[in-house]
A computed fold for an 80-nucleotide RNA, annotated as c-di-GMP-I-GGC riboswitch aptamer. Rfam family: c-di-GMP-I-GGC riboswitch aptamer. Gene Ontology term of the family: cyclic-di-GMP binding.

RNA sequence: GGCGAUAAAGGCAAACCUGCCGCAAGGCAGGGGCGCAAAGCCGUGACACUGCCCUAGGGUAGUGCGUCAGGCUACCGAAC
Numbered sequence: 001g002g003c004g005a006u007a008a009a010g011g012c013a014a015a016c017c018u019g020c021c022g023c024a025a026g027g028c029a030g031g032g033g034c035g036c037a038a039a040g041c042c043g044u045g046a047c048a049c050u051g052c053c054c055u056a057g058g059g060u061a062g063u064g065c066g067u068c069a070g071g072c073u074a075c076c077g078a079a080c
Base pairs, nucleotide, nucleotide: 002080003077004076011036012035016031017030018029019028020027021026034066040072041071042070044069045068046067047064048063049062050061051060052059053058054057
């Protein structure tokens, strides 16, 4: 350094519920805990979703990234 334990310490947090924001996708906060070794950050490519416009497929403005890749950074240390 790769790698990732029925290890230790700590962390995040799906569905669902409540409140607020947004036309919507969805976001934020609280509860909750299915999961996660990058489920930390970015939002670059692909993909999915929403609004609008023209149209048979595009354009445009957004959303997600806990869908898959990519970039940057990082705690711990058994086995190999």